[in-house]
RNA sequence: UUCUUAUUCAGAGCAGGUGGAGGGACAAGCCCUACGAAGCCCGGCAACCGGUCCGAUCAUGGACACGGUGCUAAUUCUUGCAGCCAACACAAUUGAGUGGCUGGGAAAUAAGAA
Numbered sequence: 001u002u003c004u005u006a007u008u009c010a011g012a013g014c015a016g017g018u019g020g021a022g023g024g025a026c027a028a029g030c031c032c033u034a035c036g037a038a039g040c041c042c043g044g045c046a047a048c049c050g051g052u053c054c055g056a057u058c059a060u061g062g063a064c065a066c067g068g069u070g071c072u073a074a075u076u077c078u079u080g081c082a083g084c085c086a087a088c089a090c091a092a093u094u095g096a097g098u099g100g101c102u103g104g105g106a107a108a109u110a111a112g113a114a
Stems, first nucleotide, its partner, number of pairs: 001114008013042001016041003022032003026080004043072003048068003051064004076106001081103005087098002090095001
């Protein structure tokens, strides 16, 4: 990097340290930010994999948070493709715009494989 499987409306410092201007994947929108961004350290959350313990033993499960990751503004911030539905304004119709639902795509993370 690619593939497979699972998860993504919960949770976690509005007085922590450092750092200095950017950040929210991409595009558009909309946001956050010198009442201090990213990154790093500490703290915290969760429990995917391993571990330990309990239960069960055909299979499923529970607890801890010790090790490996992860996460810690806004639903994955929203939409991005397809189908369906509803109302509104423009308009002769088509149409394009706004909203809702379903499915998909993309992305992120874990575990496994190449």

A computed fold for a 114-nucleotide RNA from uncultured Planococcus sp., annotated as SAM riboswitch aptamer (S box leader).
The sequence was found by an Rfam model in a public genome assembly.
Its mean pLDDT, the model's own confidence on a scale to 100, is 79.
Lineage of the source: Bacteria > Bacillati > Bacillota > Caryophanaceae > Planococcus.